[in-house]
RNA sequence: GGGCAGUUGGCUCAGUGGUUAGAGCGUCGGUUUCACAUACCGAAGGUCACAGGUUCAAAUCCUGUACUGCCCA
Numbered sequence: 001g002g003g004c005a006g007u008u009g010g011c012u013c014a015g016u017g018g019u020u021a022g023a024g025c026g027u028c029g030g031u032u033u034c035a036c037a038u039a040c041c042g043a044a045g046g047u048c049a050c051a052g053g054u055u056c057a058a059a060u061c062c063u064g065u066a067c068u069g070c071c072c073a
Base pairs, nucleotide, nucleotide: 001072002071003070004069005068006067007066010025011024012023013022018056027043028042029041030040031039049065050064051063052062053061
């Protein structure tokens, strides 16, 4: 330099155009315990990498940029 894949809560990931973006783990609060752990209930937490375009409507489609990983030279 070229090709491919990826970027969504703190972490790991799902969501392939249609109302308000979800799960597990973690965090916080409550119940339980002498206490801790477990269990149960509840809550907080998201510029969907960035910019532009298409569309009545974009995390989702298109273009560019950035970053990460793999392969080729």

A computed fold for a 73-nucleotide RNA from a Dehalococcoidia bacterium, annotated as transfer RNA.
The sequence was found in a public genome assembly.